[in-house]
RNA sequence: AGCUUAUCGAGAAAGACUGAGGGAAGGGCCCUACGACGUCUUAGCAACCUGUAAACAAGGUGCUAACUCCCAUUUCGGAAAUGACCGGAAACAGAUGAGCG
Numbered sequence: 001a002g003c004u005u006a007u008c009g010a011g012a013a014a015g016a017c018u019g020a021g022g023g024a025a026g027g028g029c030c031c032u033a034c035g036a037c038g039u040c041u042u043a044g045c046a047a048c049c050u051g052u053a054a055a056c057a058a059g060g061u062g063c064u065a066a067c068u069c070c071c072a073u074u075u076c077g078g079a080a081a082u083g084a085c086c087g088g089a090a091a092c093a094g095a096u097g098a099g100c101g
Base pairs, nucleotide, nucleotide: 002100003099004098005097006096007095008094013042014041015040016039017038021031022030023029026071027070028069043064044063045062048060049059051056068093073090074089075088076087077086078085
């Protein structure tokens, strides 16, 4: 690399450096020189692992715009009847943890 499994509508940002892109990928929509992305520091959230009898939150990860930002495939209900909308479920893909490899 890949496989298995759990979760994904909640929560939580300031500073320094840098300087133009970023939100996975196609479309949309959005963030961004009132400084994005990234790195570092500090802080916080959370409770997957670990610790513990438990509360808890010391340790290992993770996370701190928008539901995984929305759609994209299938399907159900409603609306519409050339319209492309509203709501639900599932799948695919993805992210994170734990285990395997």
This is a predicted structure of a 101-nucleotide RNA (SAM riboswitch aptamer (S box leader)). The coordinates come from a structure-prediction model, not an experiment, and the mean pLDDT is 82. It matches the Rfam family "SAM riboswitch aptamer (S box leader)". Its family is annotated with regulation of gene expression in the Gene Ontology. The sequence was found by an Rfam model in a public genome assembly.